[in-house]
RNAcentral holds the sequence, with entries from ENA. Bacterial RNase P class A from Zoogloea caeni, 390 nucleotides, folded computationally. The model forms 93% of the base pairs in the Rfam consensus. Its Rfam family is "Bacterial RNase P class A". Rfam classes the family as a ribozyme. A source record names the gene rnpB. The source organism's lineage runs through Bacteria, Pseudomonadota, Betaproteobacteria, Rhodocyclales and Zoogloea. The prediction has a mean pLDDT of 76.
RNA sequence: GAAGUUCGCCAGGCAAUCGCGGUGUGUUCGCGCAUCGAGGAAAGUCCGGGCCCCAUAGAGCAGGAUGCCGGCUAACGGCCGGGCGCCAUAGCCUUCGGGUGAAAGCGACGGAAAGUGCAACAGAGAGCAGACCGCCGAUGGCUCCUCACGGAGAUCAGGCAAGGGUGAAACGGUGGGGUAAGAGCCCACCGCGGACGUGGUGACACGGACGGCACGGUAAACCCCAUCCGGGGCAAGGCCAAAUAGGGGGACGCUGACGCUGCUCGCGGAGUCCCCGGGUAGGCUGCUAGAGCGGCGCGGCAACGCGUCGACCAGAGGAAUGAUUGCCCGGCGGGCCGGUUUCCGGAUUGGCUCGCUCGACAGAACCCGGCUUAUCGGCGGACUUCCCAA
Numbered sequence: 001g002a003a004g005u006u007c008g009c010c011a012g013g014c015a016a017u018c019g020c021g022g023u024g025u026g027u028u029c030g031c032g033c034a035u036c037g038a039g040g041a042a043a044g045u046c047c048g049g050g051c052c053c054c055a056u057a058g059a060g061c062a063g064g065a066u067g068c069c070g071g072c073u074a075a076c077g078g079c080c081g082g083g084c085g086c087c088a089u090a091g092c093c094u095u096c097g098g099g100u101g102a103a104a105g106c107g108a109c110g111g112a113a114a115g116u117g118c119a120a121c122a123g124a125g126a127g128c129a130g131a132c133c134g135c136c137g138a139u140g141g142c143u144c145c146u147c148a149c150g151g152a153g154a155u156c157a158g159g160c161a162a163g164g165g166u167g168a169a170a171c172g173g174u175g176g177g178g179u180a181a182g183a184g185c186c187c188a189c190c191g192c193g194g195a196c197g198u199g200g201u202g203a204c205a206c207g208g209a210c211g212g213c214a215c216g217g218u219a220a221a222c223c224c225c226a227u228c229c230g231g232g233g234c235a236a237g238g239c240c241a242a243a244u245a246g247g248g249g250g251a252c253g254c255u256g257a258c259g260c261u262g263c264u265c266g267c268g269g270a271g272u273c274c275c276c277g278g279g280u281a282g283g284c285u286g287c288u289a290g291a292g293c294g295g296c297g298c299g300g301c302a303a304c305g306c307g308u309c310g311a312c313c314a315g316a317g318g319a320a321u322g323a324u325u326g327c328c329c330g331g332c333g334g335g336c337c338g339g340u341u342u343c344c345g346g347a348u349u350g351g352c353u354c355g356c357u358c359g360a361c362a363g364a365a366c367c368c369g370g371c372u373u374a375u376c377g378g379c380g381g382a383c384u385u386c387c388c389a390a
Stems, first nucleotide, its partner, number of pairs: 001386010012328007020037007039361001043372002046370005051233004063229005068082005083109001084107003091100003110224002115222002117218002132164002134160003139157002142153004172190006191213001192211002196207004237285004247276006258268003293310007329359002331356003335352007
């Protein structure tokens, strides 16, 4: 320097004028002044928590979520580090068929020798299976030759599963021995298995023996195991509290309006005034000083933690945070003038100048940690491979 990845940061700047919202303050109540005013995702509301109310002895059942190991955290389905597996490219090797293989990337990555289920089509056979083509025909039988021993032939019975074929998958693989042909039947290596030893906190890795092929796949199928999980949400919740209409109590009236009732008693009881209480409208609060942010130091590979210093940074109600102009910055496209290189097509780079309906995605609503999705462009770091120079 190039290529491939990955992580983090910025999210145009300044000025003028006009406009909007919160708070404070002044006011002649018209308004003036001061100050502050979105994000990395404020979004989706998909996870996890704080806070609040309700419920709640304990245990179990049902249901849901998570699932290699270790760590971080308030917690998580998140993050960091590690293990194992899969896959692609660069690179390397090459007998040019291929082999090997980096950083990255991807993995619902617990359990299939608890039980149940499932596997279309094809195929002979799909689970403790099977023989279509094929191989054999040692053994028994058959035919022929032979006096006989024996030999030859075909393949009826039968043996086999090496090769072919089907399939996503066919009951270990390669090579050798062995055999009638074959087969873990035997052997070597590889794979597999349960133990053992060593290393590691662990996932796991390595090792030499042993066993002798049994124990196929599928759990984002039921299921089993382990861990975690009560419900609802700021329209949570708390406080103040009208008008009107209800509710409760007291006083007056008792010479009681009115009703039963024509009269007496009795019972009910209108009215006026006062007090109490609940709810509604409305107001206040919750509300933003925080598991927060920035700098520095220390510990840790890291996620993160601890210490210290500093600043105060929207609070709101269906909801303000904007617009115009000028200059500058960046991007894209003309033109002009150069530099480097050249296989004369071009590639690359710098200056001046003109133009652009170029500078994205988007919009707090109790708060925070994540994930996911959207996003014009720019800057920086890290890892791997290759090239050049010293």